[in-house]
RNA sequence: CACGUCCAGGGCAAACCCGCCGCGAGACGGGGACGCAAAGCCAGGGACCUUCCAGCCGGAAGGCCGCCCGGUUGCCGGGG
Numbered sequence: 001c002a003c004g005u006c007c008a009g010g011g012c013a014a015a016c017c018c019g020c021c022g023c024g025a026g027a028c029g030g031g032g033a034c035g036c037a038a039a040g041c042c043a044g045g046g047a048c049c050u051u052c053c054a055g056c057c058g059g060a061a062g063g064c065c066g067c068c069c070g071g072u073u074g075c076c077g078g079g080g
Base pairs, nucleotide, nucleotide: 001079003077004076011036012035016031017030018029019028021026034066040072041071042070044069045068046067048063049062050061051060052059053058
């Protein structure tokens, strides 16, 4: 430096259920594991979703990084 076939210690946690907050998308806590080598962090660009305005184009405020890109930090392993 790129990579993830294998090893160690492990880590995270989709759907769904319960509680709770929110108009909503959805967040948080508990249970639960479909998966994940950045499924750690950052809403910077795009996509998607919600609410409101407008009702043709669109605009405002949000949500989502476990959709893609980008930024940043990082465990183990073998290789160069």
Overview
This is a predicted structure of an 80-nucleotide RNA (c-di-GMP-I-GGC riboswitch aptamer) from Chloroflexi bacterium RBG_16_72_14. The sequence was found by an Rfam model in a public genome assembly. It matches the Rfam family "c-di-GMP-I-GGC riboswitch aptamer". Rfam links the family to the GO term cyclic-di-GMP binding. Taxonomically the source falls in Chloroflexota (Bacteria, Bacillati).